The RNA shown here (c-di-GMP-I riboswitch aptamer) has 92 nucleotides and comes from Desulfosporosinus sp. RNAcentral records the identical sequence in 2 taxa. The sequence is in RNAcentral, with records from Rfam and Ribocentre. Taxonomically the source falls in Desulfosporosinus (Bacteria, Bacillati, Bacillota, Clostridia).
[in-house]
RNA sequence: AAAGUCAUAUGGCAAAUCUAUCGAAAGGUAGAGACGCAAAGCCACGGGUCUAAAACAGUACUUGAUGCUGCCACGACAGCCGGGUUGCAGAA
Repeated sequence: AAAGUCAUAUGGCAAAUCUAUCGAAAGGUAGAGACGCAAAGCCACGGGUCUAAAACAGUACUUGAUGCUGCCACGACAGCCGGGUUGCAGAA
């Protein structure tokens, strides 16, 4: 120096839930709060999951508007898995 492994300290993050706010929703952000986390830091690249506004198709009505149904991500999730990338005191 590289690769892999592991007790532990200081510190770090923060699930559910509640409040506010943005959003059509999923969900995001902020505060409270801790179930957990050694990458629970970052990146939607592969798989997966969630949502379905718009579009398209169907349908009801009276053309339209509108409602309902189907389909669909260009919307999300990194705390679902894999991958990429960065980083951490100490010990053997």